[in-house]
Context: one part of a larger RNA
RNA sequence: CUGGGCGUAAAGGGCGCGUAGGCGGCUGGAAAAGUCGGAUGUGAAAUCCCUGGGCUCAACCCAGGAAUUGCACUCGAAACUCUCCAGCUAGAGGAUGGGAGAGGAAGGCGGAAUUCCCGGUGUAGCGGUGAAAUGCGUAGAUAUCGGGAGGAACACCGGUGGCGAAGGCGGCCUUCUGGACCAUCCCUGACGCUGAGGCGCGAAAGCGUGGGGAGCAAACAGGAUUAGAUACCCUGGUAGUCCACGCUCUAAACGAUGGCCACUAGGUGUGUCUGCCGUAUGGUGGACGUGCCGAAGCUAACGCAUUAAGUGGCCCGCCUGGGGAGUACGGCCGCAAGGUUGAAACUC
Numbered sequence: 001c002u003g004g005g006c007g008u009a010a011a012g013g014g015c016g017c018g019u020a021g022g023c024g025g026c027u028g029g030a031a032a033a034g035u036c037g038g039a040u041g042u043g044a045a046a047u048c049c050c051u052g053g054g055c056u057c058a059a060c061c062c063a064g065g066a067a068u069u070g071c072a073c074u075c076g077a078a079a080c081u082c083u084c085c086a087g088c089u090a091g092a093g094g095a096u097g098g099g100a101g102a103g104g105a106a107g108g109c110g111g112a113a114u115u116c117c118c119g120g121u122g123u124a125g126c127g128g129u130g131a132a133a134u135g136c137g138u139a140g141a142u143a144u145c146g147g148g149a150g151g152a153a154c155a156c157c158g159g160u161g162g163c164g165a166a167g168g169c170g171g172c173c174u175u176c177u178g179g180a181c182c183a184u185c186c187c188u189g190a191c192g193c194u195g196a197g198g199c200g201c202g203a204a205a206g207c208g209u210g211g212g213g214a215g216c217a218a219a220c221a222g223g224a225u226u227a228g229a230u231a232c233c234c235u236g237g238u239a240g241u242c243c244a245c246g247c248u249c250u251a252a253a254c255g256a257u258g259g260c261c262a263c264u265a266g267g268u269g270u271g272u273c274u275g276c277c278g279u280a281u282g283g284u285g286g287a288c289g290u291g292c293c294g295a296a297g298c299u300a301a302c303g304c305a306u307u308a309a310g311u312g313g314c315c316c317g318c319c320u321g322g323g324g325a326g327u328a329c330g331g332c333c334g335c336a337a338g339g340u341u342g343a344a345a346c347u348c
Base pairs, nucleotide, nucleotide: 003320004319005318006317007302008301012316014201015200016199017198021194022193023192025088026087027086028085029084030083033081034080035077036076037075038074040072041071042070049065050064051063052062053061054060091191092188093187094186095184096183097182098181103177104176105175106174107173108172109171110154115149116148117147118146119145120144121143125136126135162169163168206247207246208245209244210243211242215241216240220236221235222234223233258315259314260313261312262311263310266293267292268291269290270289271288272287273286274285275284276283277282297304298303321348322347323346330341331340332339333338
């Protein structure tokens, strides 16, 4: 390479937008590039294959045939692919009308709690643990009441619930703003799918500058435990956690399951929109989403099963024994930490 694969064995890119490219609905017509058939030319000889022949056989040699799956040109075919023309509405998009939502950004507001400060009451303990001790407290702590400051997070509602492409999003209000869904079936008329590069987004930790700092808490200190205890437990505690702006770009970034489309038994719960019957709490349908259980089928098994890991199609990414190693070298990126691309010797 031909293959075979990618939920858990090696393997789905963290996620999106999109360039090139690949692929692409229905009808009619044209053309004939791909495609298919015929003719002609060419496709050296030897070799391989077949037939016959020559060395006593064979190897070897000679003659003829076949083959040379190709290329060129020419005459045709027109189903499929491409191209062009005309049309269609089932894909896609738009319009109108709706309701749902922790989707995003900015500003403002609120209460509970912790801590600290001030004042009142009050007195000897508090705290902490398996038990203790360090620690705090007679300079009045803990407890309790009133007042104040400040930061961070939003109990209940809350849900196998909702929204988002993913990361992720949860008090309340206002402003700005993205997407999905349903109903109508009014408009456009294939405008589509995927997507190498590229661009953007991307938890936490970390970095830069400035601010902020209540609680928590790497590092660190002390107390315990222990043979030791650079831990687990306890008392403290700094970065950090928070905000603004700029970097970093990783993850068990997971459904460990790429995207889109079509098809293939059911049952049951739940969220949103909506139709019909009935109107009394109700009954019965449609669509989209989200769970559970299960037929066929699939699977090494576990399990998956209309939210597929079933049956097919298109496009992208990735895998090819373990270690060495996500290392070295080089390139690119980064302030750094490091990231990304990514070997080999050797070894089993």
Model confidence (mean pLDDT): 91 of 100. Predicted 3D model of a 348-nucleotide part of an RNA (small-subunit ribosomal RNA, central domain) from a Deltaproteobacteria bacterium. The RNAcentral record of the full RNA draws on SILVA. It matches the Rfam family "Bacterial small subunit ribosomal RNA". NCBI's taxonomy places the organism under Bacteria, Pseudomonadati, Myxococcota, Myxococcia.